[in-house]
Molecule: Guanidine-I riboswitch aptamer
Organism: Vallitalea guaymasensis
């Protein structure tokens, strides 16, 4: 702009790895360079079935402005996919169960 309604983003966590930063090792010139994620971490990545939140969105009330309830339920593979790489991200409320 469009669209959507078991609806969309926000921040955050469980959890992730290793682009940057820090940590260690090692070479060196005080500059850097390399190696390490089986380095606790900062940046980063994050859940459909994790969390708080505003905004939609349905009912109902009201001249109206607005108010108010509600937005349930939810076990799930291997196996591929992308950033630097991983991951409960993504294919996925998928195959399959019940």
């Nucleotide at each position: 702009a469009u669209a959507a309604a078991u609806g969309u983003u926000u921040u955050c966590u469980a959890g992730g790895g290793u682009u940057c930063c820090g940590c260690a090792g090692u070479u060196c010139a005080u500059a850097g360079a390399c190696u390490g994620g089986u380095c606790u971490g900062g940046u980063c990545c994050a859940a459909g079935a994790g969390a708080a939140a505003a905004c939609g969105c349905a009912u109902a009330g009201g001249u109206a402005a607005c108010u108010a309830u509600g937005u349930a339920c939810a076990c799930g593979g291997a196996g591929g996919g992308a950033c630097a790489a991983a991951a409960a991200c993504c294919c996925g409320g998928g195959a399959g169960g019940a």